The RNA shown here (transfer RNA) has 72 nucleotides and comes from Pavlovales sp. CCMP2436. It matches the Rfam family "tRNA".
């Protein structure tokens, strides 16, 4: 350098054009003598950054950046 896959919640990951979910962790209750366990609700995100395209973008184009992978 080329190609190609990936960056979405504190972690692991779903969503592939119409105002973003789950499971885990956290918090608060319930049940226990108390804890765990389990059950029942809160709280957590400028979707990696910029421009485009659309009425409307996490999603489509496309430059960047940062990881993996092939190839030289």
């Nucleotide at each position: 350098g080329a190609c190609u896959c990936g960056u979405u919640a504190g972690c692991u990951c779903a969503g592939u054009g119409g105002u973003a979910g789950a499971g885990c962790a956290g918090c608060c209750g319930a049940c226990u003598c108390c804890a765990g366990a389990u059950c029942g609700g809160c709280a957590g995100g400028u979707c990696g950054c910029g421009u485009g395209u659309u009425c409307g973008a996490u999603c489509c184009a496309u430059g960047c950046a940062c990881g993996g992978g092939u190839c030289a």